[in-house]
RNA sequence: GGAGCACGCUGGACGGCCGCGCUUCCCGCGGGGGAGUGAGGAAAGUCCGGGCUUCACAGGGCAGGGUGCAGGAUAACGUCCUGUCGGGGCAACUCGAAGGAAAGUGCCACAGAAACAUACCGCGGCGCCUAACGGCGCCUGUAAGGGUGAAAUCGUGAGGUAAGAGCUCACGGAGUGCUGCGGUGACGCAGCCUCGGGUAAACCCCACCUGAAGCAAGACCGCUCGACUCUUCGGCGGCUUUGGCCGCCGAACGGAUGGCCCGUCCGAACGAGCAACGUCGCAUCGAGGCGCUCGGUAACGCGCGCCCCAGAGAGAUGGCCGUCGCCCACGUGAGUGGGAACAGAAUCCGGCUUACAGGCGUGCUCCGCAA
RNA sequence: GGCGCUGUAGCUCAGUUGGUUAGAGCGCCGCCCUGUCACGGCGGAGGUCGUGGGUUCGAGCCCCAUCAGCGUCGCCA
Repeated sequence: GGAGCACGCUGGACGGCCGCGCUUCCCGCGGGGGAGUGAGGAAAGUCCGGGCUUCACAGGGCAGGGUGCAGGAUAACGUCCUGUCGGGGCAACUCGAAGGAAAGUGCCACAGAAACAUACCGCGGCGCCUAACGGCGCCUGUAAGGGUGAAAUCGUGAGGUAAGAGCUCACGGAGUGCUGCGGUGACGCAGCCUCGGGUAAACCCCACCUGAAGCAAGACCGCUCGACUCUUCGGCGGCUUUGGCCGCCGAACGGAUGGCCCGUCCGAACGAGCAACGUCGCAUCGAGGCGCUCGGUAACGCGCGCCCCAGAGAGAUGGCCGUCGCCCACGUGAGUGGGAACAGAAUCCGGCUUACAGGCGUGCUCCGCAA
Repeated sequence: GGCGCUGUAGCUCAGUUGGUUAGAGCGCCGCCCUGUCACGGCGGAGGUCGUGGGUUCGAGCCCCAUCAGCGUCGCCA
């Protein structure tokens, strides 16, 4: 100098004028004025996980759903970190839905003899026929060769054999087999043993997780309308004005309760409508932000200090001008003209994914050149 | 704001347990019929299955991501 990899940050700045929402203060209060504050790294998609709320303080079983290498981080996760194994790259590094197909079931179109149990051609043996070539039959002979297919019984070579075959040997491959050693573990190494397709993003098996709905949840209020008039029976006890009333227990009936069953609760508990929808949830206190120390390879955690940081009525968060900066075009130059990524809170937080003009920083790898 | 559903020919829809070359009706084109048009008959064209990636020998169908629509009604106070 060139090519590349990983991580992090940023997403124009300053000033003036006008305007909008929220909070707060003041005034002479149908209004006016002052001060403070006012979008993002993704506010997006709503794909995961949680806080919170109601349904019973959500309890048992079935069904259903989800996740899937190991260890850790975390409130939790399908996220993150570190590692293992496999693929890619010379490397820095990166990608991976990465449990089980020798539990069971299903499927594997067409082709092919055969797709999970098999002999079509061929190679061989035996018998019969034939003068011979050859033909026919049998084989619990044969998977080396041909041919089919996405896939055909571990691959290559040698020995061996009637012909062949992990039948034997060498090198290699595979294995959820065994033993030993190392590692918390995934797993690795060595020795022995074995060698029978694929598909689980097909059913399924194994392990773990999982109740449902969602802030338009929900709580407390307002107005109107409708339903219901406080269930039935039995037993026991108490009171009694002897009509009855109250309490407890049991059964039935009715209602509430997530897809079903059990179980639980209630006996008046409900339903519908209205409204630029009242107060809260909800906006200052949080798994909060920033900085530092310490522990840890890291994700992250303990501690200390400082700060308070949008918010609704689904409604605000803007516009113009000037100077500077950035990019493009023209131009020797001064300068002139033009341009400004993706997008926009709505209960809150942690992630993932997707969109994004450009700019900056740190660390590392490979190649070339020079000393 | 939340939840849900859909996407296959110009339009409306089928598509079975993943299997050989994806169908139907209407529409379109050509020919026949008719003096002409319509009706009718015969034949034909027309498909990146919204897009991208993955699993599989093989994907409209299975899985993941993404885009668009359901234009006040597909459902919720």
Overview: Predicted 3D model of RNase P RNA and transfer RNA as a complex of 448 nucleotides. Rfam match: Bacterial RNase P class A. Gene Ontology terms of the family: dimeric ribonuclease P complex, tRNA processing and ribonuclease P activity. The family's RNA type in Rfam is ribozyme. The coordinates come from a structure-prediction model, not an experiment, and the mean pLDDT is 75.